[in-house]
RNA sequence: GGACAAUUAGCUCAGCGGCAGAGCGCUUCGUUCACAUCGAAGAAGUCGCUGGUUCGAAUCCAGCAUUGUCCA
Numbered sequence: 001g002g003a004c005a006a007u008u009a010g011c012u013c014a015g016c017g018g019c020a021g022a023g024c025g026c027u028u029c030g031u032u033c034a035c036a037u038c039g040a041a042g043a044a045g046u047c048g049c050u051g052g053u054u055c056g057a058a059u060c061c062a063g064c065a066u067u068g069u070c071c072a
Stems, first nucleotide, its partner, number of pairs: 001071007010024004018055001026042005048064005
């Protein structure tokens, strides 16, 4: 220098054009003498950034950024 992939909650990930979700973690309550387990409820997101397409974009397109893999 070139090619490809990834970027969504604290962590690991799903979501393939119409509501942003799961597991783990966290907080509160219940259960217990207490802890753990278990049960219930809750908080936590400018969906990497900037534009474009569309009635409507996490999702499609372009550019940029970061990370990873491969080629030279």
Molecule: transfer RNA
Organism: Candidatus Berkelbacteria bacterium